The prediction has a mean pLDDT of 75. Predicted 3D model of a 266-nucleotide RNA (Bacterial large signal recognition particle RNA) from a Clostridia bacterium. The model forms 91% of the base pairs in the Rfam consensus. The source organism's lineage runs through Bacteria, Bacillati, Bacillota and Clostridia.
RNA sequence: CUGCACUAGUCGGGGAGCCAGCGGUGCCCUGUAACCUGCAAUCCGCUAUAGCAGGGAUUAAUUCCCAAAAGAGGAUAUGUGAUGUGUUGACUGACCGGGGCAAGCGGUGUUGAAGGCCCGGUCCCGCGCAACGGCGACCCGUGAACCAUGUCAGGCGGGGAACCGAGCAGCAUUAAGCGGGCGCAGCCGUGUGCCGCGGGGCAACCGGGCCGGAGUUGGCUGCCUCGGUAACGGACGUAUCACAGCAUUCGAUUAAGGGUGUGCAG
Numbered sequence: 001c002u003g004c005a006c007u008a009g010u011c012g013g014g015g016a017g018c019c020a021g022c023g024g025u026g027c028c029c030u031g032u033a034a035c036c037u038g039c040a041a042u043c044c045g046c047u048a049u050a051g052c053a054g055g056g057a058u059u060a061a062u063u064c065c066c067a068a069a070a071g072a073g074g075a076u077a078u079g080u081g082a083u084g085u086g087u088u089g090a091c092u093g094a095c096c097g098g099g100g101c102a103a104g105c106g107g108u109g110u111u112g113a114a115g116g117c118c119c120g121g122u123c124c125c126g127c128g129c130a131a132c133g134g135c136g137a138c139c140c141g142u143g144a145a146c147c148a149u150g151u152c153a154g155g156c157g158g159g160g161a162a163c164c165g166a167g168c169a170g171c172a173u174u175a176a177g178c179g180g181g182c183g184c185a186g187c188c189g190u191g192u193g194c195c196g197c198g199g200g201g202c203a204a205c206c207g208g209g210c211c212g213g214a215g216u217u218g219g220c221u222g223c224c225u226c227g228g229u230a231a232c233g234g235a236c237g238u239a240u241c242a243c244a245g246c247a248u249u250c251g252a253u254u255a256a257g258g259g260u261g262u263g264c265a266g
Base pairs, nucleotide, nucleotide: 001266002265003264004263005262006261009058010057011056012030013029014028015027020047021046022045023044024043035055036054037053038052039051064259065258066257069254070253073250074249075248076247078244079243080242081241082240083239084238085237086236087235088234091233093232094229095228096227097226098225099224100223101222103221104220105219106217107216108215115211116210117209118208119207120206121205122204123200124199125198126197127196128195129193130192131190132189133188134187135186136184138181139180140179141178142177148173149172150171151170156165157164158163
């Protein structure tokens, strides 16, 4: 070196997840020349030689092993964006409220501003007047079977008579009462009054007068300040999704390189 037989190995691998850890079933990626049966997510099987059990194929290499390179894809962290959610008013941006300034606009002012002084009113008390309501007085009407008055026909009583007496109805009048009128010089009252007089009060506002001699006001904008509000915007945190490329990590696969046992015969 060649041939035969055999053995280790191989007959897919990886990521996330699960797990103390490893492998598998399920998910995802990748790949093929890429065995079969049974088991398994309120799992299954194992323990660093880390699927188990049974059967089969292949053979020391284009298929096994090794390091480095490229590298699909996954994971972590970061950044950006979107959406949700929480915190923050010591984010004063926004909104709301209070105070201040007076630059701009506006109002007002030499037909006199601000300010000062005075008088009056609005307010309170008392009195008056008026108005209104009630009562009373007054006037008119009405008003009594008997228990009101006058007059009392008839009738009644007394008397010898003259005459006397009581007296119903009627008529007249009147009391209380009832109705109306007058509004009177009386009395009482009032959710009354462009009313009068006196006194008080006078913070504020209104009207007026005098002094004064150019500002004044703050309605809108603006500026400053104090307080509130988490709806909007900002900042920060957090969750999900998308994207990014720098980083870290795992990494199928690929081409190239290196390595690999035993026996017999020639």